Fluoride riboswitch aptamer (crcB RNA motif) from a bacterium, 66 nucleotides, folded computationally.
The prediction has a mean pLDDT of 76.
RNA sequence: UUCGUCACAGGCGAUGGGGUUCGCCUUAACCGCUUCUGUUCCAAAGCUGAUGACUCCUACCAAGGC
Numbered sequence: 001u002u003c004g005u006c007a008c009a010g011g012c013g014a015u016g017g018g019g020u021u022c023g024c025c026u027u028a029a030c031c032g033c034u035u036c037u038g039u040u041c042c043a044a045a046g047c048u049g050a051u052g053a054c055u056c057c058u059a060c061c062a063a064g065g066c
Stems, first nucleotide, its partner, number of pairs: 009026005016057006032047004
């Protein structure tokens, strides 16, 4: 210096925060989907969702009532 392993700590899971839980990562995990094109990439157009999952709050959207 490089590689591997272990420990501790931490981070991530397409838009915010809290709790629980699951998975993943050790400088990576992660960075949504659809259509068009013979394929890939790029570009263009369109669509869903504040969750990985459950729940609560906030924000946003739709409908109704006062």